The RNA shown here (transfer RNA) has 72 nucleotides and comes from a Candidatus Buchananbacteria bacterium.
Taxonomically the source falls in Candidatus Buchananiibacteriota (Bacteria, Bacteria candidate phyla).
Rfam family: tRNA. By type it is a transfer RNA.
[in-house]
RNA sequence: GGCCCCUUCGUCUAGUGGUUAGGACGCCAGGUUCUCAUCCUGGUAACACGGGUUCGAUUCCCGUAGGGGUCA
Numbered sequence: 001g002g003c004c005c006c007u008u009c010g011u012c013u014a015g016u017g018g019u020u021a022g023g024a025c026g027c028c029a030g031g032u033u034c035u036c037a038u039c040c041u042g043g044u045a046a047c048a049c050g051g052g053u054u055c056g057a058u059u060c061c062c063g064u065a066g067g068g069g070u071c072a
Base pairs, nucleotide, nucleotide: 001071002070003069004068005067006066007065010025011024012023013022018055026044027043028042029041030040031039048064049063050062051061052060
C1' cells in the first nucleotide's frame, strides 16, 4: 500500500428501515438487616465522526478516525 471485518450506556452485549434503543454486570436511592454482605424495588446512562439515499437511518451507501485479520 491492496482487500475484508468491527465500532451501541462505565463494561459486556441484543437490535438489519418506522414500535420506548432492550438485557446482564456496575453505580445511585429506598426496603430488608443490629451492621456489612445477600435478596427485593426503583432510577441512572449509549448508537465513533462527517456526508448521501429515503417520507423516515443504530440499520443501506460513500468518506474520515480508531481497532483487528489477511496478502505483498